[in-house]
RNA sequence: CGAGGCACCUGGGCGGCCGCUGUGCGCUUCGAGUCGUGGCUUCGGCCGUCGGCGAGGAUCGCGCGGAGGAAAGUCCGGACUCCACGAGUCAGGGCGGUUGCUAACGACAACCGGCCGUGAGGCUAGGGAAAGUGCCACAGAGAACAGACCGCCCGGCGCCACUUCGGUGGCGUCAGGUAAGGGUGAAACGGUGCGGUAAGAGCGCACCGCGGUCCUGGUGACAGGGCUGGCAGGGUAAACCCCGCCCGGAGAAAGACCGCGUAGAGGGACCGGCGUCGACUCAGCCCAGGGUCCCCGGGUAGGUCGUUAGAGGCCGUGCGUGAGUGCGGUCCCAGAGAAAUGGUCGCCACCCCUUCGGGGGUACAGGAUCCGGCUUACAGGGUGGCUCGCGUC
Repeated sequence: CGAGGCACCUGGGCGGCCGCUGUGCGCUUCGAGUCGUGGCUUCGGCCGUCGGCGAGGAUCGCGCGGAGGAAAGUCCGGACUCCACGAGUCAGGGCGGUUGCUAACGACAACCGGCCGUGAGGCUAGGGAAAGUGCCACAGAGAACAGACCGCCCGGCGCCACUUCGGUGGCGUCAGGUAAGGGUGAAACGGUGCGGUAAGAGCGCACCGCGGUCCUGGUGACAGGGCUGGCAGGGUAAACCCCGCCCGGAGAAAGACCGCGUAGAGGGACCGGCGUCGACUCAGCCCAGGGUCCCCGGGUAGGUCGUUAGAGGCCGUGCGUGAGUGCGGUCCCAGAGAAAUGGUCGCCACCCCUUCGGGGGUACAGGAUCCGGCUUACAGGGUGGCUCGCGUC
C1' cells in the first nucleotide's frame, strides 16, 4: 500500500417564527354539591338573597419532558390477568454434543466433534442405521448378507504359425478359479505397501482404519497413549420410527369496578349429568336435576382503572475467559384514546456532479400492556484489534 475477517458507534447540528402533546404551578372564569343565614311550608321538605367551602372543567401564561436500533415481522420465552387443578393412561407440542448464564427460551457464552477456508475466522436440525419399515433414479455384472461386462489364471477339444521336437505363441469353444487391474456410477462390501499364489484375495505381515480393554488429562462432551483381535451388514432419521428430557389453557377488545336499564313462569331439537383444551378410565359431586345448539322477544353499549417506577437506565468498583453477576451512587427518560414532536426560513456538517459560477441529495423507518431474544430492512460516515499478499528499512 492492497485485500480479507471480527466487534462496535452514528445516521444530521445550530438558530428564528408559527404549531401539537403530557405534567407541575399561577391569574381569570364556569361550577355539581354542601354549610351558615334568609324566605315559604300541608312540617315530609322546598326556594336560593347574602357569605363561605368546593370535586371538577375552560382560556391564557411560565417551567420541565416528548419515539427506535430496528418501534417492523408476530417467530419464541416470560411477567400480568382470567379459567382451572383429585388421580392415571394416551394423544399433541418442543428440544437433542458438554458445561455454564438467565425470570425463562429453541436465545446467549465458552468448549468438544465434524465440514469449509492459506489464514484471521465461518457453518453445524450434532442421540440411535446392530429394534423395525421405507428410499438410493439413470447408468452398471452388481446398490446390502450383491455381483462377473472387459479382463487375469488353469484344464479339455479344434485350427494356424514357429520349433533345438522339450515346447512356444495366436484364435475359437466348453468347464473351472478369481474380484487384485479396467469400466459404470454420487456412492461398489476397508485403504496403502510388501510377501505369497496357477492367477488372485486380510491369505499372511507392517502402518492406517474398525471392535474390545486398560492407563493418563479434563466437571464433561472428548483427547492422547499401551495392549489385543484379521476384524466388517454402505448412505439416508431436516424419511416414518426408537431413545432421553421438558410442556395446563386462553389472552390486553386479557380482565376489574362504577353507573343506566329491562321481560323472559317464551318455543324447539339433541345428549343423558358435571368433572380447566382433545380421548379413555377411576375417585368425588349432582340426581329430576344437568349440558349443547337454534328460533322469537326485551334492555344496555356511558364512565373509571388496567396504562407505565421496571427481571429499569446510567456511572463507578469487585469477581468471572465470557455470557453475566455482587456492592455503592445517581436518574425518572412517551402514555395517546382515532391516536401527539410538524411546517417554514437561514447557516453549517456529510456525500455526488461540476464549465468552479454553482447544482442535486442525505437511509430503513414511528409506540398502544410490558420485558428478554430471534429474523428481516437500512443511502452515507466513523472507530478498534486481527489475518494474508507485495514493497521498503
A computed fold for a 393-nucleotide RNA from Engelhardtia mirabilis, annotated as Bacterial RNase P class A. The model forms 95% of the base pairs in the Rfam consensus. It was read from a public genome assembly, where an Rfam model found it. The source organism's lineage runs through Bacteria, Pseudomonadati, Planctomycetota, Planctomycetia and Engelhardtia. The coordinates come from a structure-prediction model, not an experiment, and the mean pLDDT is 75. It matches the Rfam family "Bacterial RNase P class A". Rfam's curators write: Ribonuclease P (RNase P) is a ubiquitous endoribonuclease, found in archaea, bacteria and eukarya as well as chloroplasts and mitochondria. The family's RNA type in Rfam is ribozyme.